[in-house]
RNA sequence: GAAGCAGACCGGAUGGUCGCUGCAUGCUUGCAUGCAGAGGAAAGUCCGGACUCCAUAGAGCAGGAUAGUGGGUAACCCCCAUCCACCGUGAGGUGAGGAUCAGAGCAACAGAGACGAGUCGGCGCCGACCGCAAGGAAGGUGCCGGGUGAAACGGGCAAUCUCUAUCCGGAGCAACACCAAAUAGGCAGGCGCUGAUGCGGCUCGCGGAGCCUGCGGGUAGGUGGCUUGAGGCGCACGGUAACGUGCGUCCCAGAGGAAUGACCGUCAUAGCGCGCAAGCGCCGUAACAGAAUCCGGCUUACAGGUCUGCUUCCAAC
Numbered sequence: 001g002a003a004g005c006a007g008a009c010c011g012g013a014u015g016g017u018c019g020c021u022g023c024a025u026g027c028u029u030g031c032a033u034g035c036a037g038a039g040g041a042a043a044g045u046c047c048g049g050a051c052u053c054c055a056u057a058g059a060g061c062a063g064g065a066u067a068g069u070g071g072g073u074a075a076c077c078c079c080c081a082u083c084c085a086c087c088g089u090g091a092g093g094u095g096a097g098g099a100u101c102a103g104a105g106c107a108a109c110a111g112a113g114a115c116g117a118g119u120c121g122g123c124g125c126c127g128a129c130c131g132c133a134a135g136g137a138a139g140g141u142g143c144c145g146g147g148u149g150a151a152a153c154g155g156g157c158a159a160u161c162u163c164u165a166u167c168c169g170g171a172g173c174a175a176c177a178c179c180a181a182a183u184a185g186g187c188a189g190g191c192g193c194u195g196a197u198g199c200g201g202c203u204c205g206c207g208g209a210g211c212c213u214g215c216g217g218g219u220a221g222g223u224g225g226c227u228u229g230a231g232g233c234g235c236a237c238g239g240u241a242a243c244g245u246g247c248g249u250c251c252c253a254g255a256g257g258a259a260u261g262a263c264c265g266u267c268a269u270a271g272c273g274c275g276c277a278a279g280c281g282c283c284g285u286a287a288c289a290g291a292a293u294c295c296g297g298c299u300u301a302c303a304g305g306u307c308u309g310c311u312u313c314c315a316a317c
Base pairs, nucleotide, nucleotide: 001313002312003311004310005309006308007307008306009305010304012267013266014265015264016263017262018261020037021036022035023034024033025032026031027030039288043299044298046297047296048295049294050293051172052171053170054169063168064167065166066165067164068082069081070080071079072078083097084095085094086093087092098163099162103161104160105157106156120145121144122143123142124141125140126139129136130135176224177223178222179221186215187214188213189212190211191210198206199205231250232249233248234247235246236245237244238243271282272281273280274279
């Protein structure tokens, strides 16, 4: 220098104006001021948990999941280490890697025969029967196996059922809890054809079967759940590692038909053009993508860029 392998990370910065959401403070109670306001995947909803209700989540059956060995973890189909097999010159990568002396099932093509066992060919012996005879010959028995094929009375496949071991109750924040209209049902009490209630206040009059009060359930609506958490960062120690322990420090979205936006400057990167070069000019924010109860993973998408460790080859010293 070239080609690779493994891992980690960034994913524009900053200022102004006008808006939106939350919190705090102030008051004139809807305004002002201050602070904060999407991601590495917020995605797919594929695994595992926390939390809530269903009976305290327990037993049996069915069903499902996982599968070398050891470890990590709240848990896992996750992660780490390692053995074995395969791939790669190598750094490394991939693995659905328990059991075929419990039972069942399966095997293309070729081959006589493919999971049932004995079949096919050759040779030896016996030989019903046919034939005048020579001889032929169904069948029986013994020996040898060429050849085919991945595999031929001996194996394979569990990524076929099955067995073994371990694990799994169901539904999900639209869970769930609380407050609670109008209207229509329900229950209780009172009044009412000896005329209640109603007809805008009173009297008369009209009219003719309901009216009033209370309770309770549910709906609309509202509130909580809601973001301090198996949390982030730093240091030390233990451990090969995943990870754990201790100390210090920080608070970092919380909407609810659903805020997180728009515009204008400055600068850096990429891109394009000019130039031998230093540099100058143009363009203009770039990819994937938008939280919805919260965590740990996996998978998928991603313009452009940065860093670390390692491998192979080439060249020079």